Predicted 3D model of a 512-nucleotide part of an RNA (small-subunit ribosomal RNA, 5' domain) from a metagenome.
Model confidence (mean pLDDT): 85 of 100.
The RNAcentral record of the full RNA draws on SILVA.
It matches the Rfam family "Bacterial small subunit ribosomal RNA".
Context: one part of a larger RNA
RNA sequence: GGAUUAACGCUGGCGGCGUGCCUAACACAUGCAAGUCGAACGGGAACCUCUGGAUUCGUCUGGAGGGGAGAGUGGCGAACGGGUGAGUAACACGUUGGUGACCUGCCCCGAAGACGGGGAUAACCACUGGAAACGGUGGCUAAUACUCGAUAGUCUCGGCGAUUCGGUUCGCUGAGUAAAGCCCCCCCUACGGGGGGACGCUUUGGGAGGGGCCUGCGGCCCAUCAGCUAGUUGGUAGGGUAACGGCCUACCAAGGCGAAGACGGGUAGGGGGCGUGAGAGCGUGACCCCCCACACUGGCACUGCGACACGGGCCAGACUCCUACGGGAGGCAGCAGUGAGGAAUAUUGCGCAAUGGGCGAAAGCCUGACGCAGCAACGCCGCGUGGGUGAUGAAGGCCUUCGGGUCGUAAAACCCUUUUCUGGGAGAUGAGCAAGGACGGUAUCCCAGGAAUAAGUCUCGGCUAACUACGUGCCAGCAGCCGCGGUAAUACGUAGGAGGCGAGCGUUAUCC
Numbered sequence: 001g002g003a004u005u006a007a008c009g010c011u012g013g014c015g016g017c018g019u020g021c022c023u024a025a026c027a028c029a030u031g032c033a034a035g036u037c038g039a040a041c042g043g044g045a046a047c048c049u050c051u052g053g054a055u056u057c058g059u060c061u062g063g064a065g066g067g068g069a070g071a072g073u074g075g076c077g078a079a080c081g082g083g084u085g086a087g088u089a090a091c092a093c094g095u096u097g098g099u100g101a102c103c104u105g106c107c108c109c110g111a112a113g114a115c116g117g118g119g120a121u122a123a124c125c126a127c128u129g130g131a132a133a134c135g136g137u138g139g140c141u142a143a144u145a146c147u148c149g150a151u152a153g154u155c156u157c158g159g160c161g162a163u164u165c166g167g168u169u170c171g172c173u174g175a176g177u178a179a180a181g182c183c184c185c186c187c188c189u190a191c192g193g194g195g196g197g198a199c200g201c202u203u204u205g206g207g208a209g210g211g212g213c214c215u216g217c218g219g220c221c222c223a224u225c226a227g228c229u230a231g232u233u234g235g236u237a238g239g240g241u242a243a244c245g246g247c248c249u250a251c252c253a254a255g256g257c258g259a260a261g262a263c264g265g266g267u268a269g270g271g272g273g274c275g276u277g278a279g280a281g282c283g284u285g286a287c288c289c290c291c292c293a294c295a296c297u298g299g300c301a302c303u304g305c306g307a308c309a310c311g312g313g314c315c316a317g318a319c320u321c322c323u324a325c326g327g328g329a330g331g332c333a334g335c336a337g338u339g340a341g342g343a344a345u346a347u348u349g350c351g352c353a354a355u356g357g358g359c360g361a362a363a364g365c366c367u368g369a370c371g372c373a374g375c376a377a378c379g380c381c382g383c384g385u386g387g388g389u390g391a392u393g394a395a396g397g398c399c400u401u402c403g404g405g406u407c408g409u410a411a412a413a414c415c416c417u418u419u420u421c422u423g424g425g426a427g428a429u430g431a432g433c434a435a436g437g438a439c440g441g442u443a444u445c446c447c448a449g450g451a452a453u454a455a456g457u458c459u460c461g462g463c464u465a466a467c468u469a470c471g472u473g474c475c476a477g478c479a480g481c482c483g484c485g486g487u488a489a490u491a492c493g494u495a496g497g498a499g500g501c502g503a504g505c506g507u508u509a510u511c512c
Stems, first nucleotide, its partner, number of pairs: 001512004006508005013383006019376002021341001026339003030336003035076003040073002047066008083294003093218003097214003102211003107207007115149004124139006155176008181199001183197006220266003227257003232254008269291004273284004296317005319330004347373001349372003355369001356367004386416004396407004421449006430439001456501005461482003467496005477484002
């Protein structure tokens, strides 16, 4: 000098774009952050219309049609999106390859198929336990829920032959395994059937995108860590997995790693990048993007294409809360917000209008993702605080050798302008074929008014740009280094003046 997720002191007019708990992965009140589908299914409250009976005129009780709330079965989603950086020195990450050792819902392309049956169960009803959370028993019922049979091959498994280094590929052969409907239109109508279409369903081949596993190389410190290792290293057999593997188990062998740093300890998420530097390098990993890990702490599996699952489950623990003392409930490292810690970090805002996501045939619903607004000079950038003329160089301050010098064209005064500001008026783009805009009466434009609403901060001994006076008297104080101050201090304090930067200036911290 540059840089910063900065903080502190003094000061502070506006706008645009960004950024904003670095500390306690400390604890959390409250609200919201993941639902959706009635075109899979049974049922159906309120309410409305028509209508009947009873009536003590308050009302009670039926029938038909409409209506569809809440709950339930089922499907898809909830594994994305959002947060955090605790752990991790590791195939975690980056990069290079491999997978003849693998998986893949939704989506796209191709082939074939969807026939016939069955038994349940929630909701609901009845009874019943419990303070609650939540149940128990009996009975009824539906499906794209569950299940049996049929059919089926280039699918799976086995055998044989060929092929391959190999589990690959080809041929023959045996066995095994599928399915679901719903809606719309047309026709015949026996109220069921036929035809067409949309969305689905089953098996299978391929693709796209996504993932699992393996691998060469690369990137921290300590040798004041030198030896480490029993599933340890390898083999055989088996189990397990989508899949190879000591991943796991039994048996057998005695191996395996290490100064090219094993093992141990410390520290740490990694990368794209970012800062600095002429570069080499050094430092760093905020915001944004990719990957990983975690979700009160530890462990476990279930469901599922996918999880060992932040707003799912079970167990244990710590903590908090409720309780009728028997027993229960909870997890902000989502968005706001609270307490605490700290030098220090924001609103319990608006909207789904846009972009994107989930579900749905669609209308649409949900979305603290996101789009916006609010707060903060925290950063970068831009603009302004006026322009011209104006010497008797006014008054006043300060200095003075008392002559004067200086603040100083500075002010006043006169002329001008209106960026900003205030008032009034108009008023968007963003929205697509139409309607629909949170932002927003915002940006922007027009008119009017009036220099009006707007300057500080640090320094002035040398380094280093800027000097005098007074006060103080090794005191009070200054200070980055050298050093100033003990009676004329350009170094302390104040004043005048000057220099630097400027809505900022200075200090502190950290990196180059």